[in-house]
RNA sequence: AACAGAGUAGGUAAAAUGCGUUAAGUGUUAGGGAAUGGGAAGUUGUCCCUAAACGAAAGACGAAGUGUCUGCGGUAUUUUACUGCGUCCGCUGUU
Numbered sequence: 001a002a003c004a005g006a007g008u009a010g011g012u013a014a015a016a017u018g019c020g021u022u023a024a025g026u027g028u029u030a031g032g033g034a035a036u037g038g039g040a041a042g043u044u045g046u047c048c049c050u051a052a053a054c055g056a057a058a059g060a061c062g063a064a065g066u067g068u069c070u071g072c073g074g075u076a077u078u079u080u081a082c083u084g085c086g087u088c089c090g091c092u093g094u095u
Base pairs, nucleotide, nucleotide: 001095002094003093004092005091010083011082012081013080014079015078016077017076018075019073020072021071028052029051030050031049032048033047034046038089039088040087042085058070059069060068061067
């Protein structure tokens, strides 16, 4: 120097354990903030806060507990699998 490759934030699926079903959570909109391959700037996306609007799937057993079971929720966490930076530098391999 050339060629090839790995790695982020996340995403999807499954399983386990929870939470809610007395509606929290999720999702939407607006404003603000933060972190985002090892570094730089940055995109897509992610997270947090505030406000607003919208909004749901219960059933059975039991009659002792707001209990147990089966469901439901664009539900939370963990694990596993798959997937996952466009640019420059760096890193790994080969020449």
Notes: Predicted 3D model of a 95-nucleotide RNA (THF (Tetrahydrofolate) riboswitch aptamer). It was read from a public genome assembly, where an Rfam model found it. Model confidence (mean pLDDT): 78 of 100. Rfam family: THF (Tetrahydrofolate) riboswitch aptamer. From the family's description: Tetrahydrofolate (THF) riboswitch was first reported for Ames et al. as an RNA motif in 5' untranslated (5'-UTR)regions of folate transport and biosynthesis genes in Firmicutes genomes.